[in-house]
RNA sequence: CUCGGAUAAAGGCAAAAACGACCAAAGUCGUUGACGCAAAGCCACGGGACCUAAAACACAUUACUAUCUGUCAUGGUAGCCCGGCUGCCAAA
Numbered sequence: 001c002u003c004g005g006a007u008a009a010a011g012g013c014a015a016a017a018a019c020g021a022c023c024a025a026a027g028u029c030g031u032u033g034a035c036g037c038a039a040a041g042c043c044a045c046g047g048g049a050c051c052u053a054a055a056a057c058a059c060a061u062u063a064c065u066a067u068c069u070g071u072c073a074u075g076g077u078a079g080c081c082c083g084g085c086u087g088c089c090a091a092a
Stems, first nucleotide, its partner, number of pairs: 005089001012037002017032006035079001041085003046082003049077003056071003060067002
């Protein structure tokens, strides 16, 4: 110097839920709160998977130009997986 995660040390992040805001929704942000996390730090313009379906298209219904259903991401999830980049301290 590199690798290495243990009842180590110092710390860090923050699930569900509640309240408020944004949003068509999924979801996001803030406050409270901790289920957990050795990258639960960053990347969605690396690959896959999953969630939503406003708009668009298709179909059915109805006499009012609205309702139901289906397809679909340009929306989203990094605390879904693989991958990339960066990173504290380190026992055996």